A computed fold for a 73-nucleotide RNA from a Planctomycetota bacterium, annotated as transfer RNA. Rfam family: tRNA. It is annotated as a transfer RNA. About the family: Transfer RNA (tRNA) molecules are approximately 80 nucleotides in length. Its mean pLDDT, the model's own confidence on a scale to 100, is 81. It was read from a public genome assembly.

[in-house]
RNA sequence: GGGCGAUUAGUUUAGCGGUUAAAACGUCCGGCCUACACCCGGAAGAUCGGGGGUUCGACUCCCUCAUCGCCCA
Numbered sequence: 001g002g003g004c005g006a007u008u009a010g011u012u013u014a015g016c017g018g019u020u021a022a023a024a025c026g027u028c029c030g031g032c033c034u035a036c037a038c039c040c041g042g043a044a045g046a047u048c049g050g051g052g053g054u055u056c057g058a059c060u061c062c063c064u065c066a067u068c069g070c071c072c073a
Base pairs, nucleotide, nucleotide: 001072002071003070004069005068006067007066010025011024012023013022018056027043028042029041030040031039049065050064051063052062053061
């Protein structure tokens, strides 16, 4: 330099173009317990990497930039 893939909650991941983006773990509150853990109930937590475009409508499609990974040279 070229090709491919990835980027979504603190972490790991889901998410056929269509209402308020979901789960697990973690965090916080409450219950349970002598107490901790486990368990049960609940809550908070997201600029869907940045920008632009297409569309009535974009996390999703297209372009570009950035970061990371793999392959080729």